[in-house]
RNA sequence: UUCCCGAAACGGCACACCUACUGUGAAGUAGGGUCGCAAAGCCAGGAGUCAGGUGCCCGCGCCUGAUCGUCCGGCUACCGAA
Numbered sequence: 001u002u003c004c005c006g007a008a009a010c011g012g013c014a015c016a017c018c019u020a021c022u023g024u025g026a027a028g029u030a031g032g033g034u035c036g037c038a039a040a041g042c043c044a045g046g047a048g049u050c051a052g053g054u055g056c057c058c059g060c061g062c063c064u065g066a067u068c069g070u071c072c073g074g075c076u077a078c079c080g081a082a
Base pairs, nucleotide, nucleotide: 005080006079012037013036017032018031019030020029021028022027035069041075042074043073045072046071047070048067049066050065051064052063053062054061055060056059
């Protein structure tokens, strides 16, 4: 110094819920909040879940979306005990 890894510290993020706004909706944004998180940083590529539309053989397909705090994959990154 790099990788694995995750003790400590400085800091970081922010579930549920509440308020306001946007959206048919899943959800998103801002503020409060703090369950948790060592990638809970970014990417919707694969799978999953969810929403709207649609087709039919009625529980499956297709289209368009949402979610990376569901998992995998890709990219990037702070600190440094064992």